[in-house]
RNA sequence: UGCAGGGUGGGCAAGUCAGGUUGAGCCGCCGGCCUCAUAAGCCGGAGAUCGCGGGUUCAAAUCCCGCCCCUGCUA
Repeated sequence: UGCAGGGUGGGCAAGUCAGGUUGAGCCGCCGGCCUCAUAAGCCGGAGAUCGCGGGUUCAAAUCCCGCCCCUGCUA
């Protein structure tokens, strides 16, 4: 320099290909049940400008453009 992959709750991570009501799941967090108590188990709950900006569209995490960051390869 170029190419490829990735960036989504506190952490991990699905969904993007083929746009379509409220964005799955696991861990963690909070409350409750259980227990003498803790852990485990069960039930419920909160939490995501979907990296940033712009565009297309009735509608964008998803399509298009630019930029930033991470990983690998390449010169």
Background:
This is a predicted structure of a 75-nucleotide RNA (transfer RNA) from an Anaerosomatales bacterium. Rfam family: tRNA. Rfam classes the family as a transfer RNA. Lineage of the source: Bacteria > Bacillati > Actinomycetota > Coriobacteriia > Anaerosomatales. The coordinates come from a structure-prediction model, not an experiment, and the mean pLDDT is 82.